RNA sequence: GGGCCAUUAGCUCAAUCGGUAGAGCAUCCGACUCUUAAUCGGGCGGUUAUAGGUUCGAGUCCUAUAUGGCCCA
Repeated sequence: GGGCCAUUAGCUCAAUCGGUAGAGCAUCCGACUCUUAAUCGGGCGGUUAUAGGUUCGAGUCCUAUAUGGCCCA
């Protein structure tokens, strides 16, 4: 220098054909009894890396950029 992949909640990851974003863990509250705690129920938590474009509608498609990884030279 070139190619490819990834980026979504505090962490790890989902999300169908483009149709309006969820789970587990963590945290908070409650219940329970088997009490260094476990189990069950509920709540909270999002600029989908950034900036544009396409579209009635974008996490998803296109372009550029940033960060990380792999390969080639």
This is a predicted structure of a 73-nucleotide RNA (transfer RNA) from Clostridiales bacterium UBA8153. It matches the Rfam family "tRNA". Its mean pLDDT, the model's own confidence on a scale to 100, is 81. It was read from a public genome assembly.